[in-house]
RNA sequence: UCCACUGUCUUGCCGAAUCUCCGCCUGUCGUGGGCGGGGAGCGGGGGAACCACUUGGGGCGCUUCGGCGUCUCCGGGGGCGAAUCGUCGCUGUUGCGACGUAGCGCUGCUCUUUCUGCGCGAGCCCGUCAGCUAACCCCGUAGGCACCCGAAAGAGAAAGG
Numbered sequence: 001u002c003c004a005c006u007g008u009c010u011u012g013c014c015g016a017a018u019c020u021c022c023g024c025c026u027g028u029c030g031u032g033g034g035c036g037g038g039g040a041g042c043g044g045g046g047g048a049a050c051c052a053c054u055u056g057g058g059g060c061g062c063u064u065c066g067g068c069g070u071c072u073c074c075g076g077g078g079g080c081g082a083a084u085c086g087u088c089g090c091u092g093u094u095g096c097g098a099c100g101u102a103g104c105g106c107u108g109c110u111c112u113u114u115c116u117g118c119g120c121g122a123g124c125c126c127g128u129c130a131g132c133u134a135a136c137c138c139c140g141u142a143g144g145c146a147c148c149c150g151a152a153a154g155a156g157a158a159a160g161g
Stems, first nucleotide, its partner, number of pairs: 011146004018040009041141006051131001056074001057072006075128001076129001077126004085100006103120004109156007
């Protein structure tokens, strides 16, 4: 001097995923960290009336003959999320890949609108069951990234005078 790895801090990004209090344990030069519990904020689901919709079948057991439980079949149905849908190719199916696409994110003081450029367009869950939905009930508060730093208009903030 260069490269790689690890840790910490600052700034920023996706996302609801942030702030704070109490108890115990623990660490640093300092800012902390872990476990358990509570609150606030943010986010999600279930759940009347009105409105909207009108999906099960078969076997076995029980039955008060209204139905209940369980198994299986053709199927289903639903939720979180931007993450849907189409064409083509490969593949015995499940799937894999390519090109697009509804939609979504970033583009650096913030917001709105527009342009430019760059990306995403996944995954997971419930378990035959859930429309909307006041009261009410329940749940989550994670995880993963960035070293590059374009522009116009309007409104504002900050700094400076």

The RNA shown here (c-di-AMP riboswitch aptamer (ydaO/yuaA leader)) has 161 nucleotides and comes from a Solirubrobacterales bacterium.
Rfam family: c-di-AMP riboswitch aptamer (ydaO/yuaA leader). About the family: This family represents a conserved RNA structure found upstream of the ydaO and yuaA genes in Bacillus subtilis and related genes in other bacteria.
The coordinates come from a structure-prediction model, not an experiment, and the mean pLDDT is 75.
The sequence was found by an Rfam model in a public genome assembly.
The model forms 96% of the base pairs in the Rfam consensus.